Predicted 3D model of a 97-nucleotide RNA (c-di-GMP-I riboswitch aptamer) from a Bacillota bacterium. Its Rfam family is "c-di-GMP-I riboswitch aptamer". Rfam links the family to the GO term cyclic-di-GMP binding. Its mean pLDDT, the model's own confidence on a scale to 100, is 86. It was read from a public genome assembly, where an Rfam model found it.
RNA sequence: GAUGUGUCACGGCAAACUAGGGGAAACUCUGGGACGCAAAGCCACGGAUCUAAGGGGGUUCACGCACGUGGACGCCUAUGAACGCCGGGUUGCCAUU
Numbered sequence: 001g002a003u004g005u006g007u008c009a010c011g012g013c014a015a016a017c018u019a020g021g022g023g024a025a026a027c028u029c030u031g032g033g034a035c036g037c038a039a040a041g042c043c044a045c046g047g048a049u050c051u052a053a054g055g056g057g058g059u060u061c062a063c064g065c066a067c068g069u070g071g072a073c074g075c076c077u078a079u080g081a082a083c084g085c086c087g088g089g090u091u092g093c094c095a096u097u
Stems, first nucleotide, its partner, number of pairs: 004096003012037002017032006035084001041090003045087003049081002054077003058073006
């Protein structure tokens, strides 16, 4: 230096929950807290998943009718989310083969 493995040691990260903040939401940031993790470090590249502001179109109601406008309901859609779902890429501590 490369490679396989994960016992030791030094350590590291931090689920649920919770306080405060951001966001339309999913979710996320900071503090507390530890379920767990040998990459539970980083990357949204592929698959799966979550949300639907905006956009699309549908049903229905109201405005006397039309045009049009507004409301309610649900459907589709990431440009949004997530690396502690899986795969991939990339960096890395110690011990040992």

Lineage of the source: Bacteria > Bacillati > Bacillota.